The prediction has a mean pLDDT of 86. This is a predicted structure of a 121-nucleotide RNA (FMN riboswitch aptamer (RFN element)) from uncultured Butyricicoccus sp.
[in-house]
RNA sequence: UUCUUCAGGGCAGGGUGCAACCCCCUACCGGCGGUACAGCCCGCGACCCGCUGGGAGUUUUUCCCGCGGCUGACCCGGUUCGAUUCCGGGGCCGACAGUGACAGUCUGGAUGGAAGAAGAA
Numbered sequence: 001u002u003c004u005u006c007a008g009g010g011c012a013g014g015g016u017g018c019a020a021c022c023c024c025c026u027a028c029c030g031g032c033g034g035u036a037c038a039g040c041c042c043g044c045g046a047c048c049c050g051c052u053g054g055g056a057g058u059u060u061u062u063c064c065c066g067c068g069g070c071u072g073a074c075c076c077g078g079u080u081c082g083a084u085u086c087c088g089g090g091g092c093c094g095a096c097a098g099u100g101a102c103a104g105u106c107u108g109g110a111u112g113g114a115a116g117a118a119g120a121a
Stems, first nucleotide, its partner, number of pairs: 001121006013025003027105002029094002031044004039092002048069004053065004074090005096108003
């Protein structure tokens, strides 16, 4: 450098209601790299937005690449040379579109894309 494969989990129980996995109580889940083992530290990816950058196509629409933007949340105590990562305790967070009713958990874009991991030449 090229190719191949892989690469996201979760609504159980109860309440209200004609109707809720969307509301309320409770339950459950945690991508990738770094670092003392991390959803909440540093960084990356996905979604979304933009381009007076490049390309494909069919001028419009559209697609691909590149660049830029946007992008949630943690404290206390203990152990230790060292931990917002371990142990104990108490907290907090979760794209967009859809829906008879507001969604981290349902459905959809997505049999997609991708941080990256492994292997082969």
Of the family's consensus pairs, 100% are formed in the model.